[in-house]
Transfer RNA from an Anaerolineae bacterium, 72 nucleotides, folded computationally. Its Rfam family is "tRNA". The RNAcentral record of the sequence draws on ENA.

RNA sequence: GCCCUCGUAGCUCACCGGACAGAGCGCGGCCCUGCGGAGGCUGAGAAGCAGGUUCAAUUCCUGCCGGGGGCA
Numbered sequence: 001g002c003c004c005u006c007g008u009a010g011c012u013c014a015c016c017g018g019a020c021a022g023a024g025c026g027c028g029g030c031c032c033u034g035c036g037g038a039g040g041c042u043g044a045g046a047a048g049c050a051g052g053u054u055c056a057a058u059u060c061c062u063g064c065c066g067g068g069g070g071c072a
Stems, first nucleotide, its partner, number of pairs: 001071007010025004018055001027043005048064005
């Protein structure tokens, strides 16, 4: 330098054009309890950045940034 691949919540992963973007763990609050780190209920929290296509983009396309792999 070229090619491939990944980037979604604090962490690990779903969702591959449509409706409030879901789950587990973690975190906050409440309840329960002799106490609790156990159990129950509940809440907050995310699409790397910038453009393009589309009625509609996390999803498709381009560039950039970052991680991983391959070739030279």
Lineage of the source: Bacteria > Bacillati > Chloroflexota > Anaerolineae.